[in-house]
Transfer RNA from Flammulina velutipes, 71 nucleotides, folded computationally.
RNA sequence: AAGAGUGUAAUAUAAAGGUAGUAUAUUGAUCUCCAAAAUCAAUCGUAGGUGUUCAAUUCGCCUCAUUCUUG
Repeated sequence: AAGAGUGUAAUAUAAAGGUAGUAUAUUGAUCUCCAAAAUCAAUCGUAGGUGUUCAAUUCGCCUCAUUCUUG
């Protein structure tokens, strides 16, 4: 320099146009003499911009970050 991929919660990951879930973690409650474990509940998110669409995590374009390949 050229090409390709990835970007979703504090962490790991699903959803492939129609309400963004799951697990761990955190907080609270139940239980317990106290704790741990277990159960229940709550909090927390689509990299940024623009376009298409009745509707965008999802499709198009640009940018940013990061990874890989070629030289």

The RNAcentral record of the sequence draws on ENA.
It is recorded under the gene name trnW.
Rfam family: tRNA. Rfam classes the family as a transfer RNA.